[in-house]
Context: one part of a larger RNA
Molecule: small-subunit ribosomal RNA, central domain
Organism: metagenome
RNA sequence: CUGGGCGUAAAGGGUGAGUAGGCGUCUGUUAAGCGUGUGGUGAAAGCCUGGGGCUCAACCCCAGGUCGGCCAUGCGAACUGGUGGACUCGAGCACUGUAGAGGCAGGUGGAAUUCCGGGUGUAGCGGUGGAAUGCGUAGAGAUCCGGAAGAACACCGGUGGCGAAGGCGGCCUGCUGGGCAGUUGCUGACGCUGAAUCACGACAGCGUGGGGAGCAAACAGGAUUAGAUACCCUGGUAGUCCACGCCGUAAACGAUGGGCACUAGGUGCUUGGGGGAGCGACCCCCCGAGUGCCGGCGCUAACGCAUUAAGUGCCCCGCCUGGGGAGUACGACCGCAAGGUUGAAACUC
Numbered sequence: 001c002u003g004g005g006c007g008u009a010a011a012g013g014g015u016g017a018g019u020a021g022g023c024g025u026c027u028g029u030u031a032a033g034c035g036u037g038u039g040g041u042g043a044a045a046g047c048c049u050g051g052g053g054c055u056c057a058a059c060c061c062c063a064g065g066u067c068g069g070c071c072a073u074g075c076g077a078a079c080u081g082g083u084g085g086a087c088u089c090g091a092g093c094a095c096u097g098u099a100g101a102g103g104c105a106g107g108u109g110g111a112a113u114u115c116c117g118g119g120u121g122u123a124g125c126g127g128u129g130g131a132a133u134g135c136g137u138a139g140a141g142a143u144c145c146g147g148a149a150g151a152a153c154a155c156c157g158g159u160g161g162c163g164a165a166g167g168c169g170g171c172c173u174g175c176u177g178g179g180c181a182g183u184u185g186c187u188g189a190c191g192c193u194g195a196a197u198c199a200c201g202a203c204a205g206c207g208u209g210g211g212g213a214g215c216a217a218a219c220a221g222g223a224u225u226a227g228a229u230a231c232c233c234u235g236g237u238a239g240u241c242c243a244c245g246c247c248g249u250a251a252a253c254g255a256u257g258g259g260c261a262c263u264a265g266g267u268g269c270u271u272g273g274g275g276g277a278g279c280g281a282c283c284c285c286c287c288g289a290g291u292g293c294c295g296g297c298g299c300u301a302a303c304g305c306a307u308u309a310a311g312u313g314c315c316c317c318g319c320c321u322g323g324g325g326a327g328u329a330c331g332a333c334c335g336c337a338a339g340g341u342u343g344a345a346a347c348u349c
Stems, first nucleotide, its partner, number of pairs: 004320003007303002012317001014200004021193003025086006032080002034076008046066008090190001091187003094183005102176007109153001113149008124135002161168002205246006214240002219235004257316006265294012298305002322349003331342004
């Protein structure tokens, strides 16, 4: 490369924006691709088939064929391409509504915790499997009042919602992104995907400055144990929080890339719209968007998936090719560092 694959066997990029590229509605035209005819060229040798000559063969000779193709010209117009025109179903816009922990900033509330001050009060508290370390007569723990601080937001809360993903949860205000429904008014293919590139990206970690209640790597002590650099307990520093700047990873998972179309149903929930009946918000039915469960065809190695496909097709990207060596070495790029990205081979089974 051909071919086959990527939920769990190796394999979907963490996610998005988007350049090149690839792919893309109807009709006229063109004729580059494409098809067909004709002409030219495609030297000889060679090769293949048949025949012949050296006693055979190698070798040589003759005839026919072959020789990826290329060039010119005529014709064709389905498809691809070019070009002109057009439409509204794709896409977008407008208008009217609508749900939401979507994002950013500012403000604010109560419960709890710890600490501090004061009152009451006295001998324990705490902790465990049982203990001990620890705290407490310099008055702890308990209880009441007052104050301070930081962090997180019980109930509502959901099999719920929003977001591209990471993720997002007290309340209020401001700024701001996206979605969905209805109307069918406007633009008129403006679309899909997307190498490179850029942006975002949990936790931990790093830099500078703040903050520090609780929790808590490291560390110390007490236990346990043969030992116990652990599990349990008492403490406790980074960190966890904020601002700004880095890092760029993950079981970043639905272990399932994105888009479009098609292919039985049943039943919940969320959120729009409509119809029927009705006093009605109740009730019945229908149309969307989303999110679950069950299930058939089909698919699958099986498990299972099954209109939210892992079914049937098309388009585009990423990725896989036995295990170990190894996500290592080397080089390069990025980073303050930690390290990240790219990514082998020998050897071995």